Model confidence (mean pLDDT): 81 of 100. The RNA shown here (transfer RNA) has 72 nucleotides and comes from Gaertneriomyces sp. JEL0708. Its Rfam family is "tRNA". About the family: Transfer RNA (tRNA) molecules are approximately 80 nucleotides in length. Rfam classes the family as a transfer RNA. The same sequence occurs in records of 2 taxa. The source organism's lineage runs through Eukaryota, Opisthokonta, chytridiomyceta, Chytridiomycota and Gaertneriomyces.

[in-house]
């Protein structure tokens, strides 16, 4: 330098065009317990950035940034 893949919550991670974005863990509150842990219930927190296509984009297209891998 070129190519492929990836970027969603503090962390991991599902969702390939349509309602309020799924789950685990973490965090907060409550229940339970003599206390802790475990368990149960409720709540908070997220689509990398810019542009385009579309009635409608986390999803499709283009560019940028970052990461992984391969080639040179």
């Nucleotide at each position: 330098g070129c190519a492929a893949c990836c970027a969603u919550a503090g962390u991991c991670a599902a969702g390939u065009g349509g309602u309020u974005a799924c789950g685990a863990u973490u965090c907060u509150c409550g229940c339970u317990u003599c206390c802790c842990a475990a368990g149960c219930g409720a709540g908070g927190g997220g689509c990398c950035c810019g542009g385009g296509u579309u009635c409608g984009a986390a999803c499709c297209c283009c560019g940028g940034u970052g990461g992984u891998u391969g080639c040179a």